[in-house]
The RNA shown here (c-di-GMP-I riboswitch aptamer) has 92 nucleotides and comes from Colwellia sp.
Its mean pLDDT, the model's own confidence on a scale to 100, is 87.
It matches the Rfam family "c-di-GMP-I riboswitch aptamer". Rfam describes the family as follows. GEMM was predicted in a large-scale screen for bacterial structured RNA regulatory elements.
RNA sequence: ACAAAGAAAAGGCAAGACACGCGAAAACGUGUUACGCAAAACCACCGGUCUAAGGGUUUAAUUUUUAAAUCUAUGACAGCGGAGUUACCAAG
Numbered sequence: 001a002c003a004a005a006g007a008a009a010a011g012g013c014a015a016g017a018c019a020c021g022c023g024a025a026a027a028c029g030u031g032u033u034a035c036g037c038a039a040a041a042c043c044a045c046c047g048g049u050c051u052a053a054g055g056g057u058u059u060a061a062u063u064u065u066u067a068a069a070u071c072u073a074u075g076a077c078a079g080c081g082g083a084g085u086u087a088c089c090a091a092g
Stems, first nucleotide, its partner, number of pairs: 006089001012037002016033006035079001041085002045082003048077003054072008
């Protein structure tokens, strides 16, 4: 120095809840708090999960439109897992 691994110390992030905002929704942002996290830093490439505005199909009602169901990411999740990139400390 690198790899695996993680006692101690200094710190870091922030689940859920609440308030406000934003979005069709999932979600996301800000503030408070602190469930937890050694990559809970970055990244949507792969798998998985969530949503369905728009589009397709079907059914019902009957004015041609409305309502419901279902399928579909181009939307989202990095605190679901994998891959990739980067990184503090130092005992064993």